[in-house]
């Protein structure tokens, strides 16, 4: 310097004029008006997918069913999140080989719904003999019978009985692989090595690793976002939750159950509490205040940690609307596109997009610009 890849930040600035809105102070003619001060939409405010804070049930429990998560360790208020590690899968760049087509090898990186198939059940089209304690289509071997050739040994063909799964075929996949010994022919039948399983040693907190060892011929491969088993966790509803004030109405009507009953924020049971409750028809109100913004808050130095994150110290207060406010215009700058050797000129209002109780995450959208990390290659010193 180039390429690949991962991460972070900004996403408009300044000024003038006019305008909107909360808080606070002052004045006034006080359902309001005027003036001063100091504020006013995001990294996703979006999706409503997770987790909480908070409110109500409620004084609270146990179990079953149900749901969620699923490698190990750590962080966190918590999580299905984040960080680090392990294992598995996966490329492409570069490199090497080749005339070429292409092949080999493969970095940083990317992905993982990553517990268990030796508890049990279920499932896998077609092809194939046979698809999981399977299986004989073509084959190979032995015996018998028949026919042909041959002096004979023996060879060929057909049929029957038995043995076999090494060779071939089917298939995505065929019940370990290579070599040897053995056999009538074969086969982990036996042996060596590899693979696999169990146990031990060493390293690691652990998942796991191991070019260390022992034993075993060796179990039936895949599938659990199939049922299931195992471990851990989970009360429900939700700011339209709730609280207070004011006002109005019809202390209405009907039916049912009744202490052995009924009701009580997921379902069922037990327990506990209360003593009435359930359904339908009809009527009134839907106004105001509050909840409502100081927070598991933000920023900065330092310390600990690989990191996520945590701690000490210092600083800051940054919307609270209530049918819903933060806008319009002008000028300069910034940015982008085009033209031009250049000076410069022309054009573009310039990404995704707008709080509604609050917070931590995940997912999705994003014109343009800036800053870094890692890996590989090239050049120079």
């Nucleotide at each position: 310097g180039a390429a690949g890849u991962c991460g972070g930040c900004c996403g408009g600035g300044c000024g003038g004029c006019c305008g909107c809105u909360g808080c606070u102070c002052g004045c006034c003619u006080u359902u309001g008006g005027c003036g001063g001060g100091g504020g006013g939409a995001g990294g996703a405010a979006a999706g409503u997918c997770c987790g909480g804070g908070c409110u109500u049930c409620a004084c609270a429990g146990g179990g079953c069913a149900g749901g969620a998560u699923g490698c190990c360790g750590g962080c966190u208020a918590a999580c299905g999140g984040c960080c680090g590690g392990g294992c598995g899968c996966u490329a492409u760049a570069a490199g090497c080989c080749g005339c070429a087509a292409g092949g080999c090898c493969c970095a940083a990186g990317g992905c993982g719904a990553c517990g268990g198939a030796a508890a049990g059940u279920g499932g896998a089209a077609c092809a194939g003999a046979g698809a999981g304690c399977a299986g004989a289509c073509c084959g190979c071997c032995u015996g018998c019978g028949c026919g042909g050739g041959g002096u004979a040994a023996c060879c060929c063909g057909c049929g029957c009985a038995g043995g076999u799964a090494a060779g071939g075929g089917u298939g995505a996949a065929a019940c370990g692989g290579u070599g040897g010994a053995g056999u009538a022919a074969g086969a982990g039948c036996c042996c060596a090595c590899c693979g696999c399983g169990u146990c031990g040693g060493c390293g690691g907190c652990a998942a796991c690793g191991u070019u260390c060892g022992a034993c075993g011929g060796c179990a039936c491969g895949c599938u659990a976002a199939a049922c299931c088993c195992c471990a851990u966790c989970c009360g429900a509803a939700g700011c339209a939750a709730g609280a207070c004030c004011a006002a109005a109405u019809a202390g209405g009507g009907a039916a049912g159950c009744a202490u052995u009953g009924g009701c009580g924020u997921g379902g069922c049971c037990c327990g506990c509490g209360c003593u009435g409750c359930u359904u339908c028809c009809g009527g009134g109100u839907a106004g105001g205040u509050u909840g409502c913004u100081u927070g598991a808050g933000c920023c900065g130095u330092c310390c600990a940690g690989c990191a996520a994150u945590g701690g000490c110290c210092g600083g800051c207060c940054u919307a609270g609307a209530g049918g819903a406010a933060u806008g319009g215009u002008c000028g300069c700058c910034g940015g982008c596109g085009c033209c031009g050797c250049g000076a410069g000129g022309c054009g573009c209002g310039c990404a995704c997009a707008g709080a509604a109780c609050c917070c931590g995450g995940c997912u999705u959208a994003c014109a343009g610009g800036c800053c870094g990390g890692c890996u590989u290659c090239c050049c120079c010193c």